[in-house]
Predicted 3D model of an 86-nucleotide RNA (c-di-GMP-I-GGC riboswitch aptamer) from a Synergistales bacterium. Its Rfam family is "c-di-GMP-I-GGC riboswitch aptamer". Rfam links the family to the GO term cyclic-di-GMP binding. Model confidence (mean pLDDT): 90 of 100. Of the family's consensus pairs, 95% are formed in the model.

RNA sequence: GACGACAAAGGCAAAACCGCUUAAAGGCGGUGACGCAAAGCCACGGGUCUAAAACCUCAAGGGUCAUGACAGCCGGGUUACCGAAG
Repeated sequence: GACGACAAAGGCAAAACCGCUUAAAGGCGGUGACGCAAAGCCACGGGUCUAAAACCUCAAGGGUCAUGACAGCCGGGUUACCGAAG
């Protein structure tokens, strides 16, 4: 460097519930643990979610769309605890 233990010390925190926030997706905090060797960080590529504004249409309505979001979807970049086996 890489790798990942029936190792050690720890770490993070899904769903659900409560509160706040947002147009929404989602985010923040508390409780809580499904899991995670990067489930630390970064929207660069793919993918997924939402659709305010805008545009189209319109009787009600509907449609398109990211400049919004997801890092616990995949890839990539970057930083990092420990030291068995290979």